[in-house]
RNA sequence: ACCUUAUCUAGACGGGCGGAGGGGCCGGCCCUGUGAAGCCCGGCAACCAGCCAUCGCGGUCGCACCCGCGGCGCCGCAACGGUGGUAUGGUGCUAAUUCCGGCAGAGGCAUUCUGCAAGAUAAGGG
Numbered sequence: 001a002c003c004u005u006a007u008c009u010a011g012a013c014g015g016g017c018g019g020a021g022g023g024g025c026c027g028g029c030c031c032u033g034u035g036a037a038g039c040c041c042g043g044c045a046a047c048c049a050g051c052c053a054u055c056g057c058g059g060u061c062g063c064a065c066c067c068g069c070g071g072c073g074c075c076g077c078a079a080c081g082g083u084g085g086u087a088u089g090g091u092g093c094u095a096a097u098u099c100c101g102g103c104a105g106a107g108g109c110a111u112u113c114u115g116c117a118a119g120a121u122a123a124g125g126g
Base pairs, nucleotide, nucleotide: 002125003124004123005122006121007120008119014041015040016039017038021031022030023029025102026101027100028099042094043093044092047090048089049088050086051085052084053083054082055081056077057076058075059074061073062072063071098118103115104114105113106112
């Protein structure tokens, strides 16, 4: 490269350097010298790890019940997990729903709805 899973209508939108482009692609439509991209600080979020709190959790043998991923008893304490918090580390994000459409279906056929694809991000694999 590529594969899998999850999420994508919330939030941040301030400052410095920088100087003309940017919003993945195509078509639109936008943003931009009232300063684009990029970099730094700040900010937002909470995906992964860490930490804190809390619920214990796992096994499967016996018993009762119509059934049960339930109840009671028994065994084990090394793990694993749920929920809430934190923001220390790893990322990410910081105009517009992922800016809208791009394929398919439904439809009162319309500036409608649904699903997929594509893309982005995270975690895992490779």

SAM riboswitch aptamer (S box leader) from a Chloroflexota bacterium, 126 nucleotides, folded computationally. Lineage of the source: Bacteria > Bacillati > Chloroflexota. The coordinates come from a structure-prediction model, not an experiment, and the mean pLDDT is 78.